[in-house]
Molecule: RNase P RNA; transfer RNA
Organism: Actinomycetota bacterium
RNA sequence: GGAGUGGGCCGGGCGGCCGCGGCUCGGGCUUCGGCCCGGGUCGAGGAAAGUCCGGACUCCACAGGGCAGGAUGCUGGGUAACGCCCAGGCGGGGUGACCCGCGGAAAGUGCCACAGAGAGCAGACCGCCCCCCUCCGGUUUCGUGGGGGGGUAAGGGUGAAACGGUGAGGUAAGAGCUCACCAGCGCGCCGGGCGACCGGCACGGCUCGGCAAACCCCAUCCGGAGCAAGGCCAAGCAGGGAGCGGGCGGCCCGUCCGAUGCUCCCGGGUAGGCCGCACGAGGGUCGCGGCAACGCGGCUCCCAGAGAGAUGGUCGCCGCCCGCCUCGGCGGGCACAGGAUCCGGCUUACAGGCCCACUCCUCCU
RNA sequence: GCCCCCGUAGCUCAGGGGAUAGAGCAUCGGUUUCCUAAACCGUGUGCGGCAGUUCGAUUCUGCCCGGGGGCG
Numbered sequence: 001g002g003a004g005u006g007g008g009c010c011g012g013g014c015g016g017c018c019g020c021g022g023c024u025c026g027g028g029c030u031u032c033g034g035c036c037c038g039g040g041u042c043g044a045g046g047a048a049a050g051u052c053c054g055g056a057c058u059c060c061a062c063a064g065g066g067c068a069g070g071a072u073g074c075u076g077g078g079u080a081a082c083g084c085c086c087a088g089g090c091g092g093g094g095u096g097a098c099c100c101g102c103g104g105a106a107a108g109u110g111c112c113a114c115a116g117a118g119a120g121c122a123g124a125c126c127g128c129c130c131c132c133c134u135c136c137g138g139u140u141u142c143g144u145g146g147g148g149g150g151g152u153a154a155g156g157g158u159g160a161a162a163c164g165g166u167g168a169g170g171u172a173a174g175a176g177c178u179c180a181c182c183a184g185c186g187c188g189c190c191g192g193g194c195g196a197c198c199g200g201c202a203c204g205g206c207u208c209g210g211c212a213a214a215c216c217c218c219a220u221c222c223g224g225a226g227c228a229a230g231g232c233c234a235a236g237c238a239g240g241g242a243g244c245g246g247g248c249g250g251c252c253c254g255u256c257c258g259a260u261g262c263u264c265c266c267g268g269g270u271a272g273g274c275c276g277c278a279c280g281a282g283g284g285u286c287g288c289g290g291c292a293a294c295g296c297g298g299c300u301c302c303c304a305g306a307g308a309g310a311u312g313g314u315c316g317c318c319g320c321c322c323g324c325c326u327c328g329g330c331g332g333g334c335a336c337a338g339g340a341u342c343c344g345g346c347u348u349a350c351a352g353g354c355c356c357a358c359u360c361c362u363c364c365u
Numbered sequence: 366g367c368c369c370c371c372g373u374a375g376c377u378c379a380g381g382g383g384a385u386a387g388a389g390c391a392u393c394g395g396u397u398u399c400c401u402a403a404a405c406c407g408u409g410u411g412c413g414g415c416a417g418u419u420c421g422a423u424u425c426u427g428c429c430c431g432g433g434g435g436c437g
Base pairs, nucleotide, nucleotide: 001361002360003359004358005357006356007355008354009353010352012318013317014316015315016314017313018312020043021042022041023040024039025038026037027036028035029034045336049347050346052345053344054343055342056341057226058225059224060223064253065252066251067250069222070221071220072219073218074088075087076086077085078084089102090101091100092099093098103217104216108215109214110211111210112209125156126155127152128151129150130149131148132147133146134145136143137142164182165181166180167179168178169177183207185204186203188201189200190199191198192197230275231274232273233272239266240265241264242263243262244261245257246256247255282301283300284299285298286297287296288295289294319334320333321332322331323330324329325328366436367435368434369433370432371431372430375390376389377388378387383420393407394406395405396404413429414428415427416426417425
């Protein structure tokens, strides 16, 4: 210098003027519901998004038992919890930094299209080999062709996948049939690790396909609904019918409540206010513990909240991008997007820019 | 705001791991007719998108995109 990997962060800045929403202070008015004026203060995000997971909170019973159902899935840890995060293990990919994947297929059931002889306690299509019969040639053995019986998984061919690999022995030809080495599996022992697992030694039969994002098995977790939850107040109306159970949702049990009750249907009325609702698993900073995720402690800060509705406009200077030309000016633009119960994650969208660590190649000293 | 459901041909729907993805209507072409309609014959077109699992995906899983419905 070039190419790349992983992680963190920012995502227009400063100032003037005019606006918008919440809270609050002061003043004025009031029909006591509020309204107006002025000041102060706060006012979107890293994703506020998708609503895909997990929780808080509220109601249902205090959240009970079983079945069914759903979710997760190497190990250890973190956390309120998680399908998230951190650290590690094994396997695969990459020259490398690094990235990706993860229970069980020798519990059972099922599936493996097409092609192919055979696709799951395999399978003789071609080939190879042996025996018998037969035609022809030659005739002492034999050779070729045809037919029949048998052996053979070493070779060809099909396929995503064909029942270990190499070599030697062995054989009619072959074959873990036997042996050596290697790969893999199982079992036992020893050592290391909390563990996943790793290393070593010895033995065994030789070898056992894939799919569980197919049913299933094992382990762990999960009651249901959702802030339009739920509660209070005010206004208004007209009741009628059906059922006997309801909380309880798919089922059963158990339990609680209950005929002045409850559920469903039809009809009628309202379309108002308040709470929930902004101090929280909260932010910043320092110290300590831990490899880390994270935890503990001290100090400090208060930081949107609705009407399903505010967070903008303009001017000046600067930054970046695009276009134009008379080369230092002019014009335009500022990514994705935007709260609505809150929080922790994941995922998706995103112009441009900054920082840190590391890898590979090449060159120079 | 919260919670559900759906996406297959121009339209309405089947298919739930291996088919050339079907059916009806519609379109287009032909036969018939003087012409049209009807009838008959033929024809084209498609799994919302991107990843993943699998030998193989319309089908199974995840994430997006689009549409519809319910709740005070």